[in-house]
The RNA shown here (transfer RNA) has 73 nucleotides and comes from uncultured Faecalicatena sp. The sequence was found in a public genome assembly. It matches the Rfam family "tRNA". Rfam classes the family as a transfer RNA. Lineage of the source: Bacteria > Bacillati > Clostridia > Lachnospirales > Faecalicatena. Model confidence (mean pLDDT): 82 of 100.
RNA sequence: GCCGAAAUAGCUCAGUUGGUAGAGCACUUCACUCGUAAUGAAGGGGUCGUCAGUUCGAGUCUGAUUUUCGGCU
Repeated sequence: GCCGAAAUAGCUCAGUUGGUAGAGCACUUCACUCGUAAUGAAGGGGUCGUCAGUUCGAGUCUGAUUUUCGGCU
């Protein structure tokens, strides 16, 4: 230099044909306990890497760009 993949909650990851953004763990509160852990209940937390485009509507489609990983030379 060229090709491909990935980027979504604090972490690991889902997300169907474009139609209300989710799970587990973690965190907060409450219950239970002499107390802690465990368990149960409830709750908070997201410009979906960035910038544009298409569309009534984009995590999803298109282009550019950044970072990471892999391959080729």